Context: one part of a larger RNA
Molecule: small-subunit ribosomal RNA, central domain
Organism: uncultured prokaryote
Order: sequence, then structure tokens, then C1' cells
RNA sequence: CUGGGCGUAAAGGGCGCGCAGGCGGUAAUGACAGUCAGAAGUGAAAGCCCCGGGCUCAACCUGGGAAUUGCUUUUGAAACUUCAUUACUUGAGUUCGAGAGAGGGUGGUGGAAUUCCAAGUGUAGCGGUGAAAUGCGUAGAUAUUUGGAAGAACACCAGUGGCGAAGGCGGCCACCUGGCUCGAUAUACUGACGCUGAGGAGCGAAAGCGUGGGGAGCAAACAGGAUUAGAUACCCUGGUAGUCCACGCCGUAAACGAUGAGAGCUAGUCGUCGGGUAGCAUGCUAUUCGGUGACGCAGUUAACGCAUUAAGCUCUCCGCCUGGGUAGUACGGUCGCAAGAUUAAAACUC
Repeated sequence: CUGGGCGUAAAGGGCGCGCAGGCGGUAAUGACAGUCAGAAGUGAAAGCCCCGGGCUCAACCUGGGAAUUGCUUUUGAAACUUCAUUACUUGAGUUCGAGAGAGGGUGGUGGAAUUCCAAGUGUAGCGGUGAAAUGCGUAGAUAUUUGGAAGAACACCAGUGGCGAAGGCGGCCACCUGGCUCGAUAUACUGACGCUGAGGAGCGAAAGCGUGGGGAGCAAACAGGAUUAGAUACCCUGGUAGUCCACGCCGUAAACGAUGAGAGCUAGUCGUCGGGUAGCAUGCUAUUCGGUGACGCAGUUAACGCAUUAAGCUCUCCGCCUGGGUAGUACGGUCGCAAGAUUAAAACUC
């Protein structure tokens, strides 16, 4: 390489969009590139294989055949693939009517809490811990009352509830905006317009970086107090970056369902969320779509488990794996302000 694989053994790209490419529904007609059949030419000889012959045999030599699975030309076939034309509606989509939602962006606004400031009451403690101490407090703290300021986060509702491609999204209101679901002939329409997707370009938690703001609480670093044999920790008192906002970078995560996307098929039962239909009458029953869970049959799996939301049975396309260490490292390239990211070995060794 072939092959075999990728939930947990090595292995699914963090996620969507999408050029090329690969693959692609039903019917008819035509073409005949692939495909299939026939013929001709060619496929040197030797060798290999088969049947003979010659050296006493054999090796060796030699005659004939077969083979040379290929290529070219030509004559045909038309099921399949392809191409062209025409048509279709099931795939895909549009329209119409409803619906749910922490989907995204901008602006505004609310209450609780925390800290700080001012004032009143009030007096010796407060705070903290396993116990303490550092710390705060007679310059009046803690507690309590009133007023004010600031920033950040939104208790209850809240739910294996919802939305989003993923990252993720949660007070309330308005505006702008993306997607999704349902409708037995809902009304109608387009007519394969589809799936996947190397490159590419976009999005992408936290931390980190740049410039300018902001800074209540929390809190790397740092300082002090404890603990301890030591304690560069765990505990305590403080505390700066940071956390927040705007703009620009970074591009990584156990970016996880450790499970790529799409399509078809294959027992059921019980929850829950959003629609529809029928019956009954204000929430049940039956049924049907779409999501999200628990269990479970066939099947599958090394086992655990998975099981119509498959890890079952199949098809299409992409990504990835190929003993451990060295190493996701070195070198080189690309990207980045940097931190670093990405691509990615070998010697040697077991």
C1' cells in the first nucleotide's frame, strides 16, 4: 500500500458558510463517452507454462502450442452510469395562516445586596478561626436609623424547561434583527433548484495583549498573621493586575454526547416542551408532527453499554488513526505587538 478502524483502547476537524471536486429523485426519447459482444492489426525473440524431439539421463539445446489479462482500428448492443431534450412531484424551496423561545444587537429603566461618604443614636469592643493572631476601634468602630454616591450581578419564577451551528444566552421595557415549529387537499406556486465539502473566508469560553475609560465586590502576584520539622501552600487579615465598557488583537479548552454532516429502514412503554385534529368540556381521552429525557426488544459491542436523538442495518461526502518514549518537541514555513498558535519530523531508546 491493501486492509482494518475512530463513545471509553491510537483516531471526529471547536462550529457554521461555501468555490472546486465527489455523489445524486421519477418517466420518456435520442446519442453511445464509460460498459458489454464480435472481427482485424499489434502485443520482437528468448524466458515462464503445456505437448513433443536431441545429447546414455539430467542440467542444457531444440520444434510446436498456449499465454502475453494490453493497445489501436472497426462492426454492433443499449440494461446501467454519462450527455442532450422533454415531462413529473415524492427530495429541496417559495407563498399563505398561526405559534413558542435567557437567539443576536442598541438604547433606556427597576429593586435587593455590597462598599464608601455625611449626619443622628450609642459605648467598648468588632472581626476572624479548629484555636488564634495580624487587622479595625475612645481621633468613637461594630450595631442601628436617615440621606447620598458608585460599580457589578440580576434572588424568587427556574424545570434532565427553552433558544442558538458551536462558543454560549437569564431583572424589566422599547426599537432593529437571525433562525425554528405547526397547518388530514392547510391555498397556491417553482420543478431536482439537492447532499457533502480539500483549499478559502467567517464565528469562536476563559485567560492574555494594545489604546482609552471605569473600578463597588471578588481577586493571580505581593505583604503580613497562623499552621508546620519546613509551609515559597491549604486557613485568616489586607491587596495590585484582572474581572466591567469601547475599539483592535489572540484563536486556544475535558471547545465533551470524549459520538462529523446528510438520507432511508428497523418492537414498544412512560415523562416533559411547542403546535395541529377529533371527542368531551376547561383539562382530560384518542391521535398526529417537531424537540428534549428515562427505560427497554431485535440487533450490536472486547466489555461497559448503545438501542427511531443508535454505538443497529445500508448509501454519499469530508476529517482523522497505524506500538510506547523522544514530542505535539526541533528545524523550516505561515500567522501574531507579544505570549504564543498552526503545520510537523529524526537520531536514539524500550